[in-house]
The RNA shown here (SAM riboswitch aptamer (S box leader)) has 132 nucleotides and comes from a Candidatus Parcubacteria bacterium. The organism belongs to Candidatus Parcubacteria, within Bacteria. The prediction has a mean pLDDT of 80.
RNA sequence: UAAUUAUCAGGAGUAUGGCGAGAGCAACUGGCUCAAUGACCCAUCAGCAACCUACUAAAGCAAGGUGCUAAAUCCAGCCAACAAACCUGCCUACGCAUAAAGCUACGGCAAGGCGCGGUGGAAAGAUAAGAC
Numbered sequence: 001u002a003a004u005u006a007u008c009a010g011g012a013g014u015a016u017g018g019c020g021a022g023a024g025c026a027a028c029u030g031g032c033u034c035a036a037u038g039a040c041c042c043a044u045c046a047g048c049a050a051c052c053u054a055c056u057a058a059a060g061c062a063a064g065g066u067g068c069u070a071a072a073u074c075c076a077g078c079c080a081a082c083a084a085a086c087c088u089g090c091c092u093a094c095g096c097a098u099a100a101a102g103c104u105a106c107g108g109c110a111a112g113g114c115g116c117g118g119u120g121g122a123a124a125g126a127u128a129a130g131a132c
Base pairs, nucleotide, nucleotide: 004129005128006127007126008125013045015044016043017042018041022034023033024032028077029076030075031074046069047068048067051065052064053063055060073124078121079120080119082117086113087112088111089109090108091107095103096102
């Protein structure tokens, strides 16, 4: 430098001090939320977890290196199959109506459209390890 691999619905702060207006893991869009009862961020303390190291025969442990401590990586955006409702189409007809026709779905079919919604995946990102 970052190819690659693993994990990402669990867990853990109403702490103290500082700062002072934005923040929610890049950017954009939409939604939703946090925030002058001081968020985010910084320092300290406390805690969670167990990726790497140490110890251990292993299970483990939690000493060291990180990480993390609102909400699923806050949710959606792209793809796939499923799929509610609706629209078009087709079938039937209680009823209406005619000389004959005909009209009519709130009942069906599922050919086409659209796609609420949940599911799986991708992309992007975060964290750890990290060959070369």